[in-house]
Context: one part of a larger RNA
Molecule: small-subunit ribosomal RNA, 3' major domain
Organism: uncultured bacterium
């Protein structure tokens, strides 16, 4: 000066306490470890690894194994030589790579010598490496933590390390603001500026909207019109402790009120000081060293990354009557469609199939939103609960569904009656519930990343945990 402390003081903060809903028990998805395995490719490792990279592994991906080929090479560049083939189409071998053979047989200039180009073949020199090392980096990320903090320039004190400012009295979400002070100023954090939502307003009305007027249907802004509302999308307003009482040091501020759609940062966001973890990453990519060079390069086919005594992490699914089934019937939002979305309409118990209007989309499809609400039944039971698992018999993508796919139907009905110790989220349109869509993507989503509908209970400072501030031997 720091960091520590089962030292103390003052402050935060779903930390904790009152709550609500979970997890740890069951069955199944998925990720890790562990065992096996020819291979189970690698990587992440407390928090900050374990629905992580991967925003999708059947072949492909694939980095892994087995086995069969290849060595100037899959792909790139130069150079010297040689040739006009190479490709592409056909047959045959052959798992296929690839080998044989057959058709086909460059192009522009020309003094008809040949020059160029563009391919291919041989030499040669670089090539290639998802090989190591992240503890040699760069870049990008994660954490402390959106915590309120880290520093600087003259000054000044102190032999000096350093100290001061940055401490002290208020105050704030803020080192955020006042006020004092041997400091004075600053600069990177905070806050504003930027998106979004929440009120008006003004501009503009198609593909969106329909209050008056007309027409029209079986209905329906369907059609004329309007341009009012709604809404879309561009520009402005507004919210500043501005105004009032009080408290306070006459400061900052604070607490109640008006007024207002919105009140003291109005909700969310993006934004992430100086630094810590030698923290992750050589396999996104770049990059020193090293290692490799008929192989740790490259191609192929099949396999594997999907194993299963077992153990843990994340989730869905339910153990049910606040439900289950069926039958009527309402109301979003954000998306996404031309190699794409695919209506009506006909088949099919269904998955789906025929068939193709319309749509490059405020026009047209995807689309039905589901919890809700109104009626029947079921009456507590391992049940009309819950559905694993299995057996059949189909769809659909696709060269191809055996390893190892999604879906559908018929049969089958496991386990589970609410979970030991223990543990995790959450403070408002939040949890908890319903449903929707997109990325990835041929197919395949409980993930994950957005969307809206329903709509709570609780609000205190004793401890636990983490962070901030000054501090005594």
């Nucleotide at each position: 000066u720091g960091a520590c402390g089962g030292g103390g003081g003052c402050c935060c903060g779903c930390a904790c306490a009152a709550g609500c809903g979970g997890u740890g028990g069951a069955g199944c998805a998925u990720g890790u470890g562990g065992u096996u395995u020819a291979a189970u490719u690698c990587g992440a490792a407390g928090c900050a690894a374990c629905g992580c990279g991967a925003a999708g592994a059947a072949c492909c991906u694939u980095a892994c194994c087995u086995g069969g080929g290849u060595u100037u090479g899959a792909a790139c560049u130069c150079a010297a030589c040689c040739u006009g083939u190479a490709a592409g189409c056909c047959u045959c071998a052959g798992a296929g790579a690839u080998g044989a053979g057959g058709c086909c047989c460059c192009c522009u200039c020309u003094u008809c010598g040949g020059a160029g180009g563009c391919a291919g073949g041989u030499u040669g020199a670089g090539a290639g490496g998802u090989g190591c090392u992240g503890c040699a980096u760069g870049g990008c990320u994660g954490u402390c933590g959106u915590c309120a903090g880290c520093u600087c320039g003259u000054g000044u004190c102190g032999u000096g390390a350093g100290a001061u400012g940055u401490u002290g009295g208020g105050u704030u979400a803020a080192g955020u603001c006042c006020c004092g002070c041997a400091a004075c100023g600053a600069g990177c954090g905070c806050a504003a500026c930027c998106c979004u939502u929440g009120c008006c307003c003004a501009u503009a009305g198609u593909u969106a909207c329909u209050a008056a007027c007309g027409g029209g249907u079986g209905a329906u802004g369907c059609c004329g019109a309007g341009a009012a509302c709604u809404c879309u999308a561009u520009g402005g307003g507004g919210a500043c402790u501005g105004c009032c009482g009080g408290u306070g040091a006459u400061a900052a501020a604070c607490c109640g009120g008006a007024g207002g759609a919105a009140g003291g940062u109005g909700g969310g966001g993006a934004u992430g000081a100086c630094g810590u973890c030698a923290a992750g990453u050589c396999c996104u990519c770049a990059u020193g060293g090293c290692c490799u060079u008929u192989a740790u390069g490259u191609c192929c086919a099949g396999g594997g990354c999907u194993a299963c005594a077992c153990a843990c992490g994340u989730g869905c699914u339910a153990c049910a009557a606040u439900g289950g089934g069926c039958g009527g019937c309402a109301c979003a939002a954000a998306g996404a469609g031309u190699c794409g979305c695919g209506a009506u309409g006909c088949c099919g118990u269904a998955a789906g199939g025929c068939g193709g209007a319309g749509c490059u989309a405020a026009u047209c499809u995807c689309a039905a939103a589901a919890a809700a609400c109104c009626g029947c039944u079921c009456u507590c039971a391992g049940u009309u609960c819950g559905g694993a698992u299995u057996g059949c018999a189909g769809u659909c993508u696709g060269c191809a569904a055996c390893u190892c796919g999604a879906c559908u139907g018929c049969a089958u009905g496991a386990a589970g009656c609410u979970g030991g110790a223990a543990u995790c989220g959450c403070u408002a349109g939040u949890a908890a519930u319903c449903g929707c869509g997109g990325a990835u993507c041929a197919g395949c989503a409980u993930g994950c990343c957005g969307c809206g509908g329903u709509g709570a209970u609780a609000u205190g400072a004793u401890c636990c945990c983490g962070g901030g501030c000054g501090u005594g031997a």